[in-house]
Context: one part of a larger RNA
Molecule: small-subunit ribosomal RNA, 5' domain
Organism: metagenome
RNA sequence: GAACGAACGCUGGCGGCGUGGAUAAGACAUGCAAGUCGAACGCUGAUUGCGGGGUAGCAAUAUUCCGUGGUCGGAGUGGCGCAAGGGUGCGUAACACGUGGGUAAUCCACCGUAAAGACUGGAAUAACCCCGAGAAAUCGGGGCUAAUACCGGAUGUGGAUUUUAGGAGGCCUCUUCUGAAAUCUGAAGCUGGGGACCGCAAGGCCUGGCGCUUUACGAUGAACCCGCGGCCUAUCAGCUAGUUGGCGGGGUAACGGCCCACCAAGGCGAAGACGGGUAGCUGGUCUGAGAGGACGACCAGCCACACUGGAACUGAGACACGGUCCAGACACCUACGGGUGGCAGCAGUCGAGAAUCUUUCACAAUGGGGGAAACCCUGAUGGAGCGACGCCGCGUGGGGGAUGACGGUCUUCGGAUUGUAAACCCCUGUCAUUUGUGACCAAGGUUGCCGGUUAAAUAGACCGGCAGUCUGAUGGUAGCGAAAGAGGAAGGGACGGCUAACUCUGUGCCAGCAGCCGCGGUAAUACAGAGGUCCCAAGCGUUGUUC
Repeated sequence: GAACGAACGCUGGCGGCGUGGAUAAGACAUGCAAGUCGAACGCUGAUUGCGGGGUAGCAAUAUUCCGUGGUCGGAGUGGCGCAAGGGUGCGUAACACGUGGGUAAUCCACCGUAAAGACUGGAAUAACCCCGAGAAAUCGGGGCUAAUACCGGAUGUGGAUUUUAGGAGGCCUCUUCUGAAAUCUGAAGCUGGGGACCGCAAGGCCUGGCGCUUUACGAUGAACCCGCGGCCUAUCAGCUAGUUGGCGGGGUAACGGCCCACCAAGGCGAAGACGGGUAGCUGGUCUGAGAGGACGACCAGCCACACUGGAACUGAGACACGGUCCAGACACCUACGGGUGGCAGCAGUCGAGAAUCUUUCACAAUGGGGGAAACCCUGAUGGAGCGACGCCGCGUGGGGGAUGACGGUCUUCGGAUUGUAAACCCCUGUCAUUUGUGACCAAGGUUGCCGGUUAAAUAGACCGGCAGUCUGAUGGUAGCGAAAGAGGAAGGGACGGCUAACUCUGUGCCAGCAGCCGCGGUAAUACAGAGGUCCCAAGCGUUGUUC
RNA backbone atom coordinates (compact mmCIF):
# COMPACT_ATOMS: atom_id res chain seq x y z
C1' G A 1 0.00 0.00 0.00
C1' A A 2 -3.94 -3.56 -0.84
C1' A A 3 -7.64 -6.80 1.34
C1' C A 4 -11.74 -8.37 5.20
C1' G A 5 -18.35 -12.39 6.57
C1' A A 6 -14.75 -8.08 10.75
C1' A A 7 -15.05 -5.65 15.86
C1' C A 8 -14.35 -0.99 18.81
C1' G A 9 -14.37 4.79 19.30
C1' C A 10 -16.36 9.53 17.44
C1' U A 11 -19.79 11.04 13.76
C1' G A 12 -23.93 10.17 10.40
C1' G A 13 -28.32 13.14 4.68
C1' C A 14 -30.26 9.98 0.40
C1' G A 15 -30.24 5.96 -3.13
C1' G A 16 -28.66 1.33 -5.96
C1' C A 17 -26.33 -3.48 -5.74
C1' G A 18 -24.37 -6.95 -2.56
C1' U A 19 -23.74 -8.98 2.26
C1' G A 20 -24.82 -10.44 7.74
C1' G A 21 -24.02 -16.41 13.90
C1' A A 22 -16.74 -16.97 11.87
C1' U A 23 -17.71 -18.53 19.02
C1' A A 24 -21.45 -23.38 21.73
C1' A A 25 -22.36 -29.80 15.60
C1' G A 26 -24.73 -25.63 22.95
C1' A A 27 -30.06 -26.05 24.64
C1' C A 28 -34.62 -24.71 22.45
C1' A A 29 -41.03 -21.91 23.90
C1' U A 30 -44.29 -20.78 19.53
C1' G A 31 -45.79 -20.74 14.31
C1' C A 32 -44.82 -22.42 9.58
C1' A A 33 -40.94 -25.48 6.19
C1' A A 34 -44.42 -32.12 1.97
C1' G A 35 -48.00 -33.01 0.13
C1' U A 36 -51.45 -34.30 -3.61
C1' C A 37 -54.96 -37.37 -6.57
C1' G A 38 -62.76 -38.49 -6.03
C1' A A 39 -60.79 -39.36 -13.80
C1' A A 40 -58.08 -46.11 -8.56
C1' C A 41 -61.86 -47.52 -4.12
C1' G A 42 -65.70 -48.28 -0.38
C1' C A 43 -67.96 -45.30 3.59
C1' U A 44 -69.71 -40.75 5.78
C1' G A 45 -71.57 -35.18 7.00
C1' A A 46 -73.89 -30.75 4.86
C1' U A 47 -76.46 -28.70 0.78
C1' U A 48 -79.05 -28.84 -3.89
C1' G A 49 -81.48 -31.38 -8.23
C1' C A 50 -83.99 -35.71 -10.78
C1' G A 51 -86.76 -40.52 -10.69
C1' G A 52 -89.75 -44.09 -7.90
C1' G A 53 -92.61 -45.88 -3.46
C1' G A 54 -95.21 -44.82 1.28
C1' U A 55 -97.92 -41.38 4.84
C1' A A 56 -101.11 -36.69 5.62
C1' G A 57 -104.28 -33.70 2.47
C1' C A 58 -109.80 -32.33 -2.12
C1' A A 59 -105.41 -30.10 -4.12
C1' A A 60 -101.09 -27.08 -4.16
C1' U A 61 -97.76 -29.14 -1.02
C1' A A 62 -95.35 -31.18 3.36
C1' U A 63 -92.78 -35.34 5.30
C1' U A 64 -90.26 -40.08 5.12
C1' C A 65 -87.70 -44.20 2.56
C1' C A 66 -84.98 -46.08 -1.78
C1' G A 67 -82.06 -45.14 -6.17
C1' U A 68 -79.08 -41.72 -8.99
C1' G A 69 -76.40 -36.88 -10.14
C1' G A 70 -73.97 -31.75 -8.81
C1' U A 71 -71.22 -28.70 -5.13
C1' C A 72 -68.48 -28.20 -0.45
C1' G A 73 -66.21 -31.16 3.54
C1' G A 74 -64.31 -35.78 6.95
C1' A A 75 -61.32 -39.86 8.19
C1' G A 76 -59.73 -44.50 5.77
C1' U A 77 -57.75 -48.21 1.68
C1' G A 78 -54.78 -47.36 -2.78
C1' G A 79 -51.16 -44.54 -6.22
C1' C A 80 -47.12 -41.12 -6.84
C1' G A 81 -44.00 -37.92 -3.98
C1' C A 82 -41.65 -37.64 0.81
C1' A A 83 -33.85 -40.15 -1.27
C1' A A 84 -35.48 -33.65 -4.42
C1' G A 85 -35.34 -28.82 -2.70
C1' G A 86 -33.31 -26.32 2.14
C1' G A 87 -29.24 -26.46 6.40
C1' U A 88 -24.42 -27.30 8.61
C1' G A 89 -18.88 -28.49 8.27
C1' C A 90 -18.85 -32.62 13.35
C1' G A 91 -16.07 -36.32 11.24
C1' U A 92 -12.66 -37.44 7.26
C1' A A 93 -5.32 -37.17 5.22
C1' A A 94 -9.49 -40.97 2.45
C1' C A 95 -10.24 -43.00 -4.38
C1' A A 96 -13.10 -37.81 0.25
C1' C A 97 -11.86 -34.20 -3.67
C1' G A 98 -9.60 -32.57 -8.58
C1' U A 99 -8.21 -34.54 -13.23
C1' G A 100 -7.74 -38.49 -16.86
C1' G A 101 -9.19 -43.43 -17.91
C1' G A 102 -11.86 -48.35 -17.15
C1' U A 103 -16.61 -51.73 -16.09
C1' A A 104 -15.32 -57.95 -21.27
C1' A A 105 -17.92 -56.64 -13.39
C1' U A 106 -23.14 -53.02 -12.98
C1' C A 107 -28.31 -50.96 -11.75
C1' C A 108 -31.76 -47.03 -13.18
C1' A A 109 -38.76 -44.92 -10.93
C1' C A 110 -40.56 -40.88 -13.83
C1' C A 111 -39.18 -39.30 -19.51
C1' G A 112 -38.46 -40.50 -25.15
C1' U A 113 -38.57 -44.21 -29.39
C1' A A 114 -40.07 -49.12 -30.92
C1' A A 115 -42.31 -54.21 -30.65
C1' A A 116 -45.85 -57.56 -28.46
C1' G A 117 -49.82 -57.96 -25.07
C1' A A 118 -53.75 -56.97 -21.33
C1' C A 119 -57.82 -63.61 -20.92
C1' U A 120 -60.16 -66.08 -16.69
C1' G A 121 -61.05 -66.83 -11.46
C1' G A 122 -60.51 -66.32 -5.91
C1' A A 123 -59.84 -65.10 -0.73
C1' A A 124 -59.35 -61.05 2.43
C1' U A 125 -58.85 -56.25 4.97
C1' A A 126 -59.08 -50.87 6.69
C1' A A 127 -62.85 -47.44 7.12
C1' C A 128 -67.74 -48.67 9.61
C1' C A 129 -70.65 -51.44 13.67
C1' C A 130 -70.44 -54.16 18.53
C1' C A 131 -67.60 -55.53 23.03
C1' G A 132 -63.33 -54.66 26.03
C1' A A 133 -58.32 -52.54 28.31
C1' G A 134 -55.85 -47.75 29.46
C1' A A 135 -55.06 -41.28 32.93
C1' A A 136 -53.05 -40.77 28.21
C1' A A 137 -50.25 -42.44 24.04
C1' U A 138 -52.51 -46.30 22.08
C1' C A 139 -54.14 -51.39 21.93
C1' G A 140 -57.02 -56.30 21.91
C1' G A 141 -61.39 -59.44 20.36
C1' G A 142 -65.84 -60.26 17.16
C1' G A 143 -68.79 -58.91 12.60
C1' C A 144 -69.74 -56.46 7.40
C1' U A 145 -67.47 -54.36 2.70
C1' A A 146 -64.55 -52.11 -2.07
C1' A A 147 -60.54 -51.32 -5.42
C1' U A 148 -55.50 -49.77 -10.40
C1' A A 149 -54.67 -53.21 -2.83
C1' C A 150 -53.57 -58.93 -2.47
C1' C A 151 -53.41 -64.15 -4.50
C1' G A 152 -54.29 -68.44 -8.13
C1' G A 153 -54.73 -70.45 -13.45
C1' A A 154 -53.86 -69.23 -18.80
C1' U A 155 -51.17 -66.69 -22.73
C1' G A 156 -45.05 -66.12 -23.90
C1' U A 157 -44.01 -61.13 -28.66
C1' G A 158 -40.04 -61.51 -25.54
C1' G A 159 -36.75 -62.32 -21.17
C1' A A 160 -33.79 -65.53 -17.47
C1' U A 161 -31.11 -70.23 -16.38
C1' U A 162 -29.04 -74.88 -18.19
C1' U A 163 -27.56 -78.03 -22.29
C1' U A 164 -26.21 -78.01 -27.33
C1' A A 165 -24.95 -76.84 -33.00
C1' G A 166 -22.75 -73.24 -36.21
C1' G A 167 -20.50 -68.39 -37.73
C1' A A 168 -17.58 -63.84 -36.52
C1' G A 169 -14.05 -61.24 -33.34
C1' G A 170 -10.09 -61.02 -29.65
C1' C A 171 -3.44 -61.30 -26.64
C1' C A 172 -6.16 -64.08 -22.78
C1' U A 173 -9.94 -64.97 -18.78
C1' C A 174 -13.57 -64.47 -23.08
C1' U A 175 -17.08 -61.41 -26.16
C1' U A 176 -20.81 -61.25 -29.85
C1' C A 177 -24.50 -63.14 -33.60
C1' U A 178 -27.88 -67.07 -35.42
C1' G A 179 -30.54 -71.69 -34.36
C1' A A 180 -32.50 -76.03 -31.32
C1' A A 181 -34.21 -78.39 -26.59
C1' A A 182 -35.74 -78.30 -21.34
C1' U A 183 -37.30 -75.50 -17.05
C1' C A 184 -38.96 -70.80 -15.05
C1' U A 185 -41.31 -66.04 -15.79
C1' G A 186 -46.50 -60.84 -17.05
C1' A A 187 -50.82 -57.65 -16.68
C1' A A 188 -55.82 -53.39 -14.16
C1' G A 189 -58.50 -50.78 -14.90
C1' C A 190 -60.50 -45.54 -15.13
C1' U A 191 -62.61 -41.88 -18.25
C1' G A 192 -64.82 -38.85 -22.87
C1' G A 193 -67.88 -39.62 -27.28
C1' G A 194 -70.90 -42.37 -30.81
C1' G A 195 -73.71 -43.67 -36.67
C1' A A 196 -74.86 -48.49 -38.38
C1' C A 197 -75.44 -53.65 -36.21
C1' C A 198 -76.81 -57.07 -31.73
C1' G A 199 -79.51 -56.79 -27.03
C1' C A 200 -86.00 -56.09 -23.15
C1' A A 201 -82.36 -53.34 -20.46
C1' A A 202 -77.59 -52.79 -18.46
C1' G A 203 -74.56 -53.05 -22.19
C1' G A 204 -72.00 -55.46 -26.26
C1' C A 205 -69.57 -53.13 -30.38
C1' C A 206 -66.61 -48.86 -32.59
C1' U A 207 -63.40 -44.89 -31.29
C1' G A 208 -60.14 -40.96 -28.36
C1' G A 209 -57.27 -40.07 -23.78
C1' C A 210 -54.82 -41.64 -19.22
C1' G A 211 -53.09 -45.90 -16.84
C1' C A 212 -51.20 -51.49 -16.67
C1' U A 213 -47.58 -55.97 -18.33
C1' U A 214 -43.06 -57.89 -20.89
C1' U A 215 -38.87 -56.61 -23.85
C1' A A 216 -35.09 -53.68 -26.66
C1' C A 217 -32.63 -49.06 -27.38
C1' G A 218 -31.89 -44.02 -25.74
C1' A A 219 -31.75 -40.22 -22.03
C1' U A 220 -31.00 -39.11 -16.94
C1' G A 221 -29.14 -40.44 -12.31
C1' A A 222 -26.26 -43.73 -9.45
C1' A A 223 -22.45 -47.69 -8.12
C1' C A 224 -17.52 -49.86 -8.39
C1' C A 225 -12.09 -50.01 -10.02
C1' C A 226 -7.37 -47.66 -11.55
C1' G A 227 -3.09 -43.74 -12.94
C1' C A 228 -1.60 -38.91 -11.39
C1' G A 229 -2.08 -34.37 -8.03
C1' G A 230 -2.62 -31.24 -3.49
C1' C A 231 -1.01 -30.25 4.87
C1' C A 232 2.70 -30.56 9.22
C1' U A 233 5.69 -33.98 12.14
C1' A A 234 11.41 -38.90 12.19
C1' U A 235 11.60 -35.53 19.45
C1' C A 236 6.67 -41.39 15.25
C1' A A 237 11.16 -46.58 12.17
C1' G A 238 9.54 -50.47 11.77
C1' C A 239 3.97 -51.98 10.64
C1' U A 240 0.52 -56.16 9.47
C1' A A 241 -3.28 -62.62 11.22
C1' G A 242 -8.46 -61.59 7.26
C1' U A 243 -2.97 -59.62 7.45
C1' U A 244 -0.88 -60.97 1.46
C1' G A 245 -2.13 -64.59 -2.18
C1' G A 246 -4.63 -69.20 -3.91
C1' C A 247 -8.81 -72.90 -4.27
C1' G A 248 -14.00 -73.69 -3.25
C1' G A 249 -18.40 -71.54 -1.66
C1' G A 250 -21.78 -67.58 0.28
C1' G A 251 -23.40 -62.65 -0.66
C1' U A 252 -24.27 -58.24 -3.95
C1' A A 253 -27.20 -54.62 -9.18
C1' A A 254 -21.99 -55.84 -9.81
C1' C A 255 -15.98 -57.13 -9.21
C1' G A 256 -13.47 -58.09 -4.87
C1' G A 257 -11.11 -61.20 2.03
C1' C A 258 -16.84 -58.05 1.02
C1' C A 259 -17.82 -62.66 4.27
C1' C A 260 -16.67 -67.99 5.34
C1' A A 261 -14.00 -73.10 5.23
C1' C A 262 -9.31 -75.03 3.71
C1' C A 263 -4.12 -74.23 1.83
C1' A A 264 0.42 -71.37 1.29
C1' A A 265 3.56 -67.36 4.01
C1' G A 266 3.13 -63.62 2.38
C1' G A 267 2.08 -57.91 1.99
C1' C A 268 3.78 -52.48 3.20
C1' G A 269 8.19 -49.27 4.41
C1' A A 270 13.61 -43.42 4.30
C1' A A 271 10.41 -42.07 -3.12
C1' G A 272 8.61 -41.98 4.69
C1' A A 273 5.05 -47.40 5.90
C1' C A 274 2.87 -47.28 10.94
C1' G A 275 1.79 -43.50 14.58
C1' G A 276 0.68 -38.32 16.23
C1' G A 277 -1.30 -33.30 15.03
C1' U A 278 -4.36 -30.28 11.94
C1' A A 279 -8.12 -30.04 8.08
C1' G A 280 -14.26 -30.96 4.45
C1' C A 281 -12.03 -30.94 -1.20
C1' U A 282 -12.47 -27.98 -5.73
C1' G A 283 -13.88 -23.97 -9.36
C1' G A 284 -11.89 -19.93 -7.09
C1' U A 285 -10.75 -15.41 -3.46
C1' C A 286 -6.90 -11.96 -1.50
C1' U A 287 -2.04 -10.23 -2.37
C1' G A 288 2.13 -9.80 -5.58
C1' A A 289 5.57 -7.08 -11.59
C1' G A 290 5.82 -12.18 -11.57
C1' A A 291 7.44 -16.58 -9.24
C1' G A 292 5.10 -17.42 -5.02
C1' G A 293 2.46 -16.96 -0.29
C1' A A 294 -2.22 -17.00 2.51
C1' C A 295 -7.31 -18.38 2.43
C1' G A 296 -11.73 -21.81 0.77
C1' A A 297 -17.45 -16.39 3.76
C1' C A 298 -21.14 -15.30 -0.24
C1' C A 299 -22.13 -18.11 -5.65
C1' A A 300 -21.33 -23.08 -8.18
C1' G A 301 -19.73 -28.70 -8.30
C1' C A 302 -18.60 -33.02 -5.18
C1' C A 303 -18.39 -35.26 -0.16
C1' A A 304 -19.94 -35.98 4.98
C1' C A 305 -23.58 -35.31 8.85
C1' A A 306 -28.91 -34.64 11.01
C1' C A 307 -29.44 -34.99 19.84
C1' U A 308 -25.06 -39.32 20.69
C1' G A 309 -23.99 -44.58 19.22
C1' G A 310 -25.86 -48.91 16.54
C1' A A 311 -29.25 -51.49 13.10
C1' A A 312 -32.13 -52.77 9.39
C1' C A 313 -37.22 -52.14 6.91
C1' U A 314 -39.83 -49.96 2.70
C1' G A 315 -38.45 -48.53 -2.03
C1' A A 316 -36.11 -47.59 -8.77
C1' G A 317 -33.22 -44.93 -5.32
C1' A A 318 -31.97 -44.31 1.89
C1' C A 319 -29.28 -47.66 5.75
C1' A A 320 -33.50 -41.96 5.23
C1' C A 321 -32.85 -33.87 8.76
C1' G A 322 -39.00 -32.80 9.72
C1' G A 323 -39.54 -42.33 8.86
C1' U A 324 -39.01 -47.12 12.09
C1' C A 325 -36.42 -50.15 15.99
C1' C A 326 -32.67 -50.64 20.15
C1' A A 327 -29.37 -48.30 23.72
C1' G A 328 -27.66 -43.57 26.05
C1' A A 329 -27.74 -38.37 27.76
C1' C A 330 -31.11 -34.34 28.19
C1' A A 331 -36.09 -32.14 28.46
C1' C A 332 -41.49 -32.53 29.04
C1' C A 333 -46.49 -35.08 30.48
C1' U A 334 -48.32 -38.72 34.12
C1' A A 335 -53.79 -41.09 37.59
C1' C A 336 -46.51 -43.50 38.96
C1' G A 337 -48.60 -48.40 35.69
C1' G A 338 -46.46 -45.76 31.48
C1' G A 339 -45.70 -42.31 27.52
C1' U A 340 -43.67 -37.99 24.35
C1' G A 341 -39.64 -34.98 21.89
C1' G A 342 -35.11 -33.78 18.58
C1' C A 343 -34.53 -25.92 14.52
C1' A A 344 -26.74 -28.04 11.59
C1' G A 345 -35.06 -25.93 7.48
C1' C A 346 -37.41 -20.21 7.85
C1' A A 347 -38.24 -16.66 11.53
C1' G A 348 -37.54 -16.33 16.77
C1' U A 349 -35.62 -17.33 22.39
C1' C A 350 -31.81 -18.26 26.08
C1' G A 351 -26.63 -19.11 26.56
C1' A A 352 -21.40 -18.26 25.57
C1' G A 353 -19.09 -14.17 22.84
C1' A A 354 -15.55 -8.29 20.64
C1' A A 355 -19.52 -9.74 17.24
C1' U A 356 -23.74 -11.09 13.08
C1' C A 357 -30.93 -9.35 11.17
C1' U A 358 -37.91 -9.69 10.91
C1' U A 359 -41.50 -14.76 15.38
C1' U A 360 -42.67 -10.01 7.72
C1' C A 361 -45.56 -10.43 2.38
C1' A A 362 -46.67 -13.62 -1.84
C1' C A 363 -47.00 -18.11 -4.66
C1' A A 364 -47.70 -12.73 -9.39
C1' A A 365 -42.78 -14.74 -11.79
C1' U A 366 -38.88 -19.03 -12.08
C1' G A 367 -38.43 -24.02 -10.44
C1' G A 368 -40.23 -28.55 -7.80
C1' G A 369 -44.28 -32.49 -6.01
C1' G A 370 -49.29 -34.40 -7.02
C1' G A 371 -53.38 -34.16 -10.61
C1' A A 372 -56.38 -35.43 -17.33
C1' A A 373 -57.18 -30.49 -15.93
C1' A A 374 -58.97 -26.55 -13.07
C1' C A 375 -56.14 -26.33 -9.03
C1' C A 376 -53.61 -27.49 -4.31
C1' C A 377 -48.84 -27.54 -1.66
C1' U A 378 -43.91 -25.19 -1.71
C1' G A 379 -39.88 -20.32 4.90
C1' A A 380 -37.21 -23.44 -2.56
C1' U A 381 -37.82 -18.92 -4.77
C1' G A 382 -39.47 -13.84 -5.66
C1' G A 383 -39.95 -9.45 -2.47
C1' A A 384 -40.04 -6.12 1.55
C1' G A 385 -37.72 -5.07 6.80
C1' C A 386 -33.11 -4.25 10.09
C1' G A 387 -27.39 -3.12 10.26
C1' A A 388 -22.54 2.89 6.84
C1' C A 389 -20.98 -4.32 7.20
C1' G A 390 -18.82 -3.51 2.01
C1' C A 391 -18.63 -1.34 -3.01
C1' C A 392 -20.64 2.44 -6.18
C1' G A 393 -23.39 7.04 -7.20
C1' C A 394 -25.53 11.83 -5.45
C1' G A 395 -26.24 15.86 -2.11
C1' U A 396 -25.26 19.29 2.07
C1' G A 397 -25.89 24.92 -2.85
C1' G A 398 -24.32 28.56 -7.35
C1' G A 399 -22.86 33.70 -8.93
C1' G A 400 -21.81 38.58 -7.18
C1' G A 401 -20.07 40.83 -2.73
C1' A A 402 -14.21 45.01 0.76
C1' U A 403 -16.10 49.98 5.53
C1' G A 404 -11.34 43.64 3.85
C1' A A 405 -17.37 44.72 9.27
C1' C A 406 -18.12 42.42 14.31
C1' G A 407 -15.93 38.58 17.11
C1' G A 408 -11.69 35.17 17.79
C1' U A 409 -6.25 34.37 17.47
C1' C A 410 -1.36 36.34 17.01
C1' U A 411 1.38 40.87 17.38
C1' U A 412 7.51 44.05 16.85
C1' C A 413 0.97 47.50 18.83
C1' G A 414 2.21 49.64 12.98
C1' G A 415 -0.67 45.65 11.87
C1' A A 416 -1.39 40.45 10.24
C1' U A 417 -4.79 36.39 9.94
C1' U A 418 -9.57 33.83 10.06
C1' G A 419 -11.41 36.00 4.86
C1' U A 420 -15.24 36.51 -0.29
C1' A A 421 -15.51 33.60 4.57
C1' A A 422 -20.04 36.22 6.78
C1' A A 423 -23.74 40.05 6.31
C1' C A 424 -26.15 41.91 1.86
C1' C A 425 -27.95 41.36 -3.58
C1' C A 426 -29.34 38.02 -7.68
C1' C A 427 -30.30 32.86 -8.87
C1' U A 428 -31.01 27.30 -9.08
C1' G A 429 -34.05 23.16 -7.31
C1' U A 430 -30.42 17.41 -7.51
C1' C A 431 -31.79 14.70 -2.86
C1' A A 432 -35.23 14.92 1.21
C1' U A 433 -40.68 17.12 1.92
C1' U A 434 -45.90 17.85 -0.03
C1' U A 435 -49.02 16.69 -4.14
C1' G A 436 -50.82 14.52 -9.02
C1' U A 437 -50.24 10.66 -12.53
C1' G A 438 -48.37 5.92 -12.83
C1' A A 439 -45.63 1.12 -15.01
C1' C A 440 -42.35 -3.35 -17.29
C1' C A 441 -41.94 -8.05 -15.06
C1' A A 442 -48.26 -11.67 -17.99
C1' A A 443 -46.07 -16.19 -20.19
C1' G A 444 -50.60 -18.40 -19.23
C1' G A 445 -55.64 -20.11 -17.62
C1' U A 446 -60.77 -20.10 -19.05
C1' U A 447 -65.25 -19.30 -22.49
C1' G A 448 -66.94 -18.86 -27.60
C1' C A 449 -65.88 -19.29 -32.86
C1' C A 450 -62.65 -20.94 -37.03
C1' G A 451 -58.87 -24.29 -39.24
C1' G A 452 -55.93 -28.88 -38.99
C1' U A 453 -54.84 -34.14 -36.99
C1' U A 454 -57.22 -38.57 -35.18
C1' A A 455 -61.87 -41.01 -36.54
C1' A A 456 -67.37 -43.98 -39.63
C1' A A 457 -68.37 -39.01 -37.57
C1' U A 458 -70.68 -32.08 -38.34
C1' A A 459 -69.07 -36.50 -30.84
C1' G A 460 -64.87 -36.29 -28.12
C1' A A 461 -59.60 -35.44 -27.60
C1' C A 462 -55.15 -32.82 -29.16
C1' C A 463 -52.59 -28.72 -31.88
C1' G A 464 -52.86 -23.75 -34.04
C1' G A 465 -55.43 -19.00 -34.87
C1' C A 466 -59.11 -14.99 -33.70
C1' A A 467 -62.38 -12.57 -30.08
C1' G A 468 -64.08 -11.86 -24.96
C1' U A 469 -62.75 -12.40 -19.87
C1' C A 470 -59.50 -13.47 -15.36
C1' U A 471 -54.52 -13.47 -12.99
C1' G A 472 -49.01 -8.62 -9.69
C1' A A 473 -46.48 -10.13 -3.41
C1' U A 474 -43.15 -6.19 -4.52
C1' G A 475 -46.60 -1.36 -5.02
C1' G A 476 -49.80 3.47 -5.54
C1' U A 477 -43.29 1.35 -5.55
C1' A A 478 -39.92 2.85 -9.81
C1' G A 479 -40.52 6.49 -13.44
C1' C A 480 -42.80 11.15 -15.10
C1' G A 481 -45.17 16.05 -13.85
C1' A A 482 -46.25 20.14 -10.31
C1' A A 483 -45.43 23.19 -5.61
C1' A A 484 -42.63 25.63 -1.81
C1' G A 485 -38.22 27.35 0.08
C1' A A 486 -31.22 27.86 0.81
C1' G A 487 -34.70 26.18 3.37
C1' G A 488 -33.78 19.69 6.33
C1' A A 489 -28.26 17.46 5.54
C1' A A 490 -20.28 17.47 8.08
C1' G A 491 -17.55 15.14 10.44
C1' G A 492 -13.11 12.40 11.90
C1' G A 493 -7.96 12.14 12.33
C1' A A 494 -3.35 14.58 12.18
C1' C A 495 0.28 18.91 12.34
C1' G A 496 8.91 16.81 16.09
C1' G A 497 11.27 13.31 11.93
C1' C A 498 9.63 9.16 8.94
C1' U A 499 4.85 12.36 6.79
C1' A A 500 1.32 16.88 3.96
C1' A A 501 0.40 20.56 7.89
C1' C A 502 2.67 26.13 13.51
C1' U A 503 1.79 29.51 16.80
C1' C A 504 -0.07 31.03 21.80
C1' U A 505 -1.52 29.65 26.78
C1' G A 506 -1.33 26.01 30.80
C1' U A 507 1.86 22.23 32.98
C1' G A 508 7.00 21.65 34.90
C1' C A 509 10.67 14.03 34.39
C1' C A 510 4.35 15.93 37.23
C1' A A 511 0.08 15.12 34.52
C1' G A 512 0.64 12.74 30.24
C1' C A 513 2.11 11.08 24.80
C1' A A 514 4.20 7.09 21.83
C1' G A 515 4.00 2.71 15.37
C1' C A 516 9.81 3.39 15.57
C1' C A 517 13.32 7.14 16.88
C1' G A 518 11.85 9.36 21.22
C1' C A 519 9.08 14.01 23.93
C1' G A 520 8.06 16.29 29.37
C1' G A 521 13.10 18.39 35.00
C1' U A 522 9.98 26.99 33.70
C1' A A 523 10.45 29.98 27.03
C1' A A 524 7.52 22.01 25.05
C1' U A 525 5.84 23.30 16.87
C1' A A 526 6.02 15.97 20.57
C1' C A 527 1.64 16.52 27.08
C1' A A 528 -3.56 19.46 27.76
C1' G A 529 -6.60 23.51 25.68
C1' A A 530 -7.18 27.35 21.92
C1' G A 531 -6.55 29.78 17.10
C1' G A 532 -4.67 28.45 12.46
C1' U A 533 -3.23 24.69 8.88
C1' C A 534 -3.02 19.71 6.34
C1' C A 535 -5.41 14.94 4.74
C1' C A 536 -9.72 12.19 3.84
C1' A A 537 -14.99 12.80 3.70
C1' A A 538 -20.78 10.21 5.12
C1' G A 539 -17.35 8.75 6.81
C1' C A 540 -12.72 9.09 9.68
C1' G A 541 -9.53 6.73 12.99
C1' U A 542 -7.97 2.39 16.22
C1' U A 543 -7.40 -2.92 16.87
C1' G A 544 -7.02 -7.84 14.70
C1' U A 545 -5.61 -11.02 10.48
C1' U A 546 -3.33 -12.08 5.33
C1' C A 547 -0.03 -10.78 1.24